[in-house]
Context: one part of a larger RNA
RNA sequence: GAACGAACGCUGGCGGCGUGCUUAACACAUGCAAGUCGAACGGGUAGUUUCCUUCGGGGGACGAAAGUGGCGCACGGGUGAGUAACGCGUAGAUAACCUGUCCUGAUGACCGGAACAGCCCUCCGAAAGGGGGAUUAAUACCGGAUACGCCGCAUUGCCGAAGGGUGAUGUGGGAAAGAUGGCCUCUAUUUAUAAGCUGUCACAUUUGGAGGGGUCUGCGUACCAUUAGCUUGUUGGCGGGGUAAAAGCCCACCAAGGCGACGAUGGUUAGCGGGUCUGAGAGGAUGACCCGCCACACUGGCACUGAAACACGGGCCAGACUCCUACGGGAGGCAGCAGUGAGGAAUAUUGCGCAAUGGGGGAAACCCUGACGCAGCGACGCCGCGUGGGUGAUGAAGGCCUUCGGGUCGUAAAGCCCUGUCGGAAGGAAAGAAAUGCGUGCGGAUUAAUACUUCGUGCGUUUGACGGUACCUUCAAAGGAAGCACCGGCUAACUCUGUGCCAGCAGCCGCGGUAAUACAGAGGGUGCAAGCGUUGUUC
Numbered sequence: 001g002a003a004c005g006a007a008c009g010c011u012g013g014c015g016g017c018g019u020g021c022u023u024a025a026c027a028c029a030u031g032c033a034a035g036u037c038g039a040a041c042g043g044g045u046a047g048u049u050u051c052c053u054u055c056g057g058g059g060g061a062c063g064a065a066a067g068u069g070g071c072g073c074a075c076g077g078g079u080g081a082g083u084a085a086c087g088c089g090u091a092g093a094u095a096a097c098c099u100g101u102c103c104u105g106a107u108g109a110c111c112g113g114a115a116c117a118g119c120c121c122u123c124c125g126a127a128a129g130g131g132g133g134a135u136u137a138a139u140a141c142c143g144g145a146u147a148c149g150c151c152g153c154a155u156u157g158c159c160g161a162a163g164g165g166u167g168a169u170g171u172g173g174g175a176a177a178g179a180u181g182g183c184c185u186c187u188a189u190u191u192a193u194a195a196g197c198u199g200u201c202a203c204a205u206u207u208g209g210a211g212g213g214g215u216c217u218g219c220g221u222a223c224c225a226u227u228a229g230c231u232u233g234u235u236g237g238c239g240g241g242g243u244a245a246a247a248g249c250c251c252a253c254c255a256a257g258g259c260g261a262c263g264a265u266g267g268u269u270a271g272c273g274g275g276u277c278u279g280a281g282a283g284g285a286u287g288a289c290c291c292g293c294c295a296c297a298c299u300g301g302c303a304c305u306g307a308a309a310c311a312c313g314g315g316c317c318a319g320a321c322u323c324c325u326a327c328g329g330g331a332g333g334c335a336g337c338a339g340u341g342a343g344g345a346a347u348a349u350u351g352c353g354c355a356a357u358g359g360g361g362g363a364a365a366c367c368c369u370g371a372c373g374c375a376g377c378g379a380c381g382c383c384g385c386g387u388g389g390g391u392g393a394u395g396a397a398g399g400c401c402u403u404c405g406g407g408u409c410g411u412a413a414a415g416c417c418c419u420g421u422c423g424g425a426a427g428g429a430a431a432g433a434a435a436u437g438c439g440u441g442c443g444g445a446u447u448a449a450u451a452c453u454u455c456g457u458g459c460g461u462u463u464g465a466c467g468g469u470a471c472c473u474u475c476a477a478a479g480g481a482a483g484c485a486c487c488g489g490c491u492a493a494c495u496c497u498g499u500g501c502c503a504g505c506a507g508c509c510g511c512g513g514u515a516a517u518a519c520a521g522a523g524g525g526u527g528c529a530a531g532c533g534u535u536g537u538u539c
Stems, first nucleotide, its partner, number of pairs: 001539004006535005013385006019378002021343001026341003030338003035071003040068002047062006078296003087221008097213003102209002105206004110144004120133005150173010178201006187194003222268003229259003234256004239251003271293004275286004298319005321332004349375001351374003357371001358369004388418004398409004422480001424475005432466001437461009483528005488509003494523005504511002
């Protein structure tokens, strides 16, 4: 000199864009942060509506909760504890692998069955919750059939450096579910409907892809040798188990190996990278915000479900802690967003909205979304603007200094003439919105079809948290808006008074003991400026 997620002191007008628990991975009151689908299924509250009615009521349609089932909950969001490691970075390998949803091609979707929730009855419990009985639906569950391709085994062709790739034949194995819209061309009853046709979504097996992941390898990746030896599933083999998958990953047996001064082992510290800061660069330091990867979710362990978890707002066990209890037993996990206490030099609102972007569910309408978009608070940072402009000498008053002549603050003020940024008031007033849906016109696809559905396109209609905000116009009015540090040298800036090695200053050198430009105050000056200084840290 530059920089900062800063803090402290004094001061403080406005706006834009960023940014804000670096400490206790300390404990958490309260609310919200993951649901959705009735076009999978039974159900059917309150009520609305319709039909019949002997006026008592009965039937139908719509309809909430809870439940079965599907998809999602492995994303998004947080934190950095652990980890010196194939964790990360980079370059590869997988002939050792997986992949829900999405795209693409092919083939199929046949025949049956038994339950369990809910509801009802009943019992136990303070509660959390649980037991028994009866009945019931499905895209829930189970059995059988079928098998283009798929998988296992046997024989065999071609290719390959490779244990493999790719074919042929035989043999064995394995699947499914419907929902909804429309129609009458075919078939059957002949009005209209379905066992028919057709569209969409869903279902099953499989091919290829996209995107995503698992595993392995070369190289790189902090400090300590005042850590020198470490290792028995250890190193390798045979056989088996296990996994989506190679492998001591695990097990039995066999051999005695494996690593190490090119630093093993041990200890300390630490998430890694893109980047960031500094520097001419080389380098050094660093890893807040944003992006990628990893790890974690009260502490430790474990599996279940699932395409994927060993799963932050799922489960089980153990532990610590907190809470409820009828003392028998139960409940909980903010390192999500706000917020509270504590710790600390120190770090924000228990705000608004799903309008946009994105995500989950749904055919859609739509619902959910503390992701996100905004607003609030903080000069925490960067940037921009303002606090007025011109004129004005008798150099006013006053302050300070003085050699008492004067000098200086100083065109500074007053006065006169202007302007209108910001702030204030009033009026007008956005872009961010394009879609989806609905209505309607045209063209295409599908089809038996001019239904339906769907695609493209045109018109109309609908949607804004921010916000009556930005912005524009008008009005009044110099009115509301300057401080902080320094002035001995380094280092820009000097005098007076007080003090008298005292009180004090100080980054270094050093000042102060009676004329102190170095302490304190004042006048004046210098520097920066809504900031200025100090402290801390890095280069």
Predicted 3D model of a 539-nucleotide part of an RNA (small-subunit ribosomal RNA, 5' domain) from Candidatus Electronema aureum. Model confidence (mean pLDDT): 85 of 100. The organism belongs to Candidatus Electronema, within Bacteria.